[in-house]
Context: one part of a larger RNA
RNA sequence: CUGGGCGUAAAGGGCGCGUAGGCGGCCUGGUCAGUCUGGUGUGAAAGCCCGGGGCUCAACCCCGGAAUUGCACUGGAGACGGCCAAGCUUGAGUGUGGGAGAGGAUGGUGGAAUUCCCAGUGUAGAGGUGAAAUUCGUAGAUAUUGGGAAGAACACCGGUGGCGAAGGCGGCCAUCUGGACCAUUACUGACGCUGAGGCGCGAAAGCGUGGGGAGCAAACAGGAUUAGAUACCCUGGUAGUCCACGCCGUAAACGAUGAGUGCUAGACGUCGGGGCCCUUAGGGCUUCGGUGUCGCAGCUAACGCAUUAAGCACUCCGCCUGGGGAGUACGGCCGCAAGGUUAAAACUC
Numbered sequence: 001c002u003g004g005g006c007g008u009a010a011a012g013g014g015c016g017c018g019u020a021g022g023c024g025g026c027c028u029g030g031u032c033a034g035u036c037u038g039g040u041g042u043g044a045a046a047g048c049c050c051g052g053g054g055c056u057c058a059a060c061c062c063c064g065g066a067a068u069u070g071c072a073c074u075g076g077a078g079a080c081g082g083c084c085a086a087g088c089u090u091g092a093g094u095g096u097g098g099g100a101g102a103g104g105a106u107g108g109u110g111g112a113a114u115u116c117c118c119a120g121u122g123u124a125g126a127g128g129u130g131a132a133a134u135u136c137g138u139a140g141a142u143a144u145u146g147g148g149a150a151g152a153a154c155a156c157c158g159g160u161g162g163c164g165a166a167g168g169c170g171g172c173c174a175u176c177u178g179g180a181c182c183a184u185u186a187c188u189g190a191c192g193c194u195g196a197g198g199c200g201c202g203a204a205a206g207c208g209u210g211g212g213g214a215g216c217a218a219a220c221a222g223g224a225u226u227a228g229a230u231a232c233c234c235u236g237g238u239a240g241u242c243c244a245c246g247c248c249g250u251a252a253a254c255g256a257u258g259a260g261u262g263c264u265a266g267a268c269g270u271c272g273g274g275g276c277c278c279u280u281a282g283g284g285c286u287u288c289g290g291u292g293u294c295g296c297a298g299c300u301a302a303c304g305c306a307u308u309a310a311g312c313a314c315u316c317c318g319c320c321u322g323g324g325g326a327g328u329a330c331g332g333c334c335g336c337a338a339g340g341u342u343a344a345a346a347c348u349c
Base pairs, nucleotide, nucleotide: 003321004320005319006318007303008302012317014201015200016199017198021194022193023192025088026087028085029084030083031082032081034080035077036076037075038074039073040072041071042070049065050064051063052062053061054060091191092188093187094186095184096183097182098181103177104176105175106174107173108172109171110154114150115149116148117147118146119145120144121143125136126135162169163168206247207246208245209244210243211242215241216240220236221235222234223233258316259315260314261313262312263311266294267293268292269291270290271289272288273287274286275285276284277283278282298305299304322349323348324347331342332341333340334339
């Protein structure tokens, strides 16, 4: 420099914002260091290749040609591409008018349940299991009624429903706040796409400091089970789970499917919005955006995917290159630590 690939065989970065870079809509004019074309010079000789010749042939040698795909200078072309200038509106964005939503943050608030405390009633059991026992209970448990305290989670609604870039988000109310969608077509006029580094976000567990602690529950203890039982089952139970602030930066972070744009039969459902028609509830047709199921062409090793593509194309990034050794060692960077990230080789099959 290059090939083939990345749903399940090795391979899509966990997700976003964005720097450099790469790529970039329609029309007109100008320019020309890309591009194309001509000329000149150079591209040593030998060798390779072609034609001819000399040793009896050949190897070998001699002559000529071609080639040397390059570079420089120069004359030109102006489609494409670059640059400059002037425009355009379909890409992108803004305005205006709407409605939907567990999107985010903060503060408040509600009921059910659970545990504990106090009091009443009440008496011998309760609890738990496959069966039991550990455990609780005559110092009155369990059950039940009234009162109180605390923390955590929000039944029904609830839905292959919704929102978010992903992680994720669910009682109710208020305040602050992000995004998407529809209608309108008023405005800007290519302002775009992607994105190495970088920056930010990032479940759970874990860590630091200070709170909180009802239930649950690693560790731990006991009871069972068993040949054993460092388990599964039971009774307890501490970190933790919760809050604030600060770290960690991982995951089957999954659709195991990067992002963007255009194009390519349909059918049925569902969520949000618009238009038209019939109009009693309501229904029909249609359109835009999301989310599902099935299915044609096409693709695929098959399974399957199939307008939410794994189809047909283009642009940009990431990644793979036999199994083990190994996501390890060493070094670097990051971290309080746990560890994370980058990432080999010997050897072996």